[in-house]
């Protein structure tokens, strides 16, 4: 220089102007609400009067004023989408139902140990398989519980088989020779084999020597397998002795068994407050109610078909929590640990609508700019995705 590997970080900037929304502060505006006070205002009752009024009442009603809380407007200050906010895939808070025990069923996980709230998630080793390497994939329990599969080709697919093919040692036959005991030779008929070739995913252990008629764990050796015991590790396992000649072919994402785990439903969860019609109780003719608020005057309405006030409970429109002020929380040190993640210790507070705000123009810059928008929250985990920066390793090649 090349060429791969495995992690992190990041997701245009800078300034102007207008806007849009949370919250804080001042301010301003209302002929919208409400608590409580009640004159010099009105009504009621009494008293006394000189018939104008007076006074008195823990009487009623209530206006102006002052406050309060909520809104609308305006200025000031200050926050204002993401790494995936997505898929809604797994676990969790949290709310509400539910809920003696016990058996069945059903789903979910699935090497070990260790984080964690919790997990199907992370770490770290451990096997197995890929990769010269760094590294990287496993849907990684059990297949002598039991039951079922194994297509196609093929002779044979699980207490197998014999097409090619090898052999004919024993037996038969057939021909020679013979010292008459048997010996060669051929047939390949019985029969012997399973070494090779052949099918298949997989052919009932592998290589090499020995043995053989040809052959075969038939014998041995090493390697594999299986079983005992040492060691070593927390443990999944590795290691080694010593024995067994091989007996146990795959598939459990077939049923199935072991372990372990898991009630349901979700923020439209759920709590509160509560107009109006209707319903109940009690009062009731003393009155209501519009003329913007008050008094006053007018009109209406209401008197047994019950106006109107009160109080009650259940809750509908509505409208407040739930809701972002406090966490499994960010950021920073420092210890612990291989990490994953856990303590301490300091420090900030950082979106919160309610049909939904985070926008729009413009001007400089530069590598011209991807996928993409919170909806009750946090932990993952799985898709997308222009680019751009950093860090560790690793292999190959050149130079000093």
């Nucleotide at each position: 220089g090349g060429a791969g590997c495995g992690g992190g970080c990041u997701g245009a900037g800078c300034g102007g102007c207008c806007g849009c929304u949370g919250c804080g502060g001042c301010g301003g505006c209302a002929g919208g609400c409400c608590a409580c006070g009640u004159a010099u205002g009105g009504c009621c009752g009494g008293u006394c009067u000189u018939u104008g009024g007076a006074c008195c009442g823990c009487g009623c009603c209530g206006c102006a004023c002052a406050g309060g809380a909520c809104g609308c407007c305006g200025c000031c200050g200050u926050g204002g989408a993401g790494g995936a906010a997505a898929g809604u895939c797994c676990g969790g808070g949290c709310u509400c139902c539910a809920c003696a025990g016990g058996a069945c069923u059903c789903g979910g996980u699935g090497g070990u140990g260790g984080g964690u709230a919790a997990c199907g998630c992370c770490c770290a080793c451990c096997g197995u398989c890929c990769g010269c390497a760094a590294g990287g994939a496993c849907c990684g329990g059990g297949a002598c519980a039991g039951u079922g599969c194994c297509a196609c080709a093929g002779a044979g697919a699980a207490c197998a088989g014999a097409c090619c093919g090898c052999c004919g040692a024993u037996g038969g036959c057939c021909g020679g020779c013979c010292a008459c005991g048997g010996c060669c030779g051929g047939c390949u008929c019985a029969g012997g084999c399973a070494a090779g070739g052949g099918u298949g995913a997989a052919a009932c252990g592998g290589u090499g020597c020995g043995g053989u008629a040809a052959g075969a764990g038939c014998g041995c050796a090493c390697c594999g397998c299986g079983g005992u015991c040492c060691u070593g590790g927390u443990g999944a396992c590795a290691g080694g002795a010593c024995c067994g000649g091989c007996a146990c072919g795959g598939c459990a994402a077939a049923c199935c068994c072991c372990a372990c785990c898991g009630g349901g439903a979700g923020c439209a969860a759920g709590a509160c407050c509560a107009a109006g019609c209707a319903g109940g109780g009690c009062g009731g003719a003393a009155g209501g109610a519009g003329c913007g608020g008050u008094c006053c005057g007018c009109u209406c309405c209401a008197u047994u078909c019950g106006a109107c006030g009160c109080c009650c409970g259940g809750g509908u429109a509505g409208g407040u929590c739930g809701c972002g002020c406090c966490g499994a929380g960010g950021c920073g040190c420092u210890g612990a640990g291989c990490a994953a993640u856990c303590a301490g210790c300091g420090u900030c507070c950082c979106a919160g609508a309610g049909a939904a705000a985070u926008g729009g123009c413009c001007g400089c810059u530069c590598u011209c700019g991807a996928c993409a928008g919170a909806a009750c929250c946090c932990g993952g985990c799985u898709u997308a995705c222009a680019g751009g920066c950093c860090c560790g390793c690793u292999c190959c090649g050149g130079c000093u």
RNAcentral holds the sequence, with entries from ENA. A computed fold for a 400-nucleotide RNA from a Planctomycetota bacterium, annotated as Bacterial RNase P class A. It is recorded under the gene name rnpB. It matches the Rfam family "Bacterial RNase P class A". It is annotated as a ribozyme. Lineage of the source: Bacteria > Pseudomonadati > Planctomycetota.